[in-house]
């Protein structure tokens, strides 16, 4: 130098919760806090997944002043966001025991 990760060392990240701000929401910043994590470092303008929100189409329901209209779910699409701690992929790197 290349590869590689044990139950080795040195250092790092930090879910759930909780506080405090932002945002319609999904979530995300910061403080405590560790469940895990060997790339749990970085890309979401690479590609899937899933969440949030806004839209059209089509069809259920309810309420009404029967006029359409309200609401509210159900399928399918469009439009924008969020997740790299959901997965592929790129892409950058720390120690060095056995």
């Nucleotide at each position: 130098g290349u590869g590689c990760c044990a139950u080795a060392a040195a250092g790092g990240c930090a879910a759930a919760c909780u506080c405090c701000g932002a945002g319609c929401a999904a979530u995300c910043g910061g403080g405590g806090g560790a469940c895990g994590c060997a790339a749990a470092g970085c890309c979401a303008a690479c590609g899937g997944g899933c969440c949030c929100u806004u839209u059209g189409c089509a069809g259920g329901a309810a309420u009404u002043u029967u006029g359409g209209a309200u609401u509210u779910u159900u399928g399918c699409g469009g439009g924008g966001g969020g997740u790299g701690g959901c997965c592929g992929g790129g892409u950058u790197g720390c120690c060095g025991g056995a």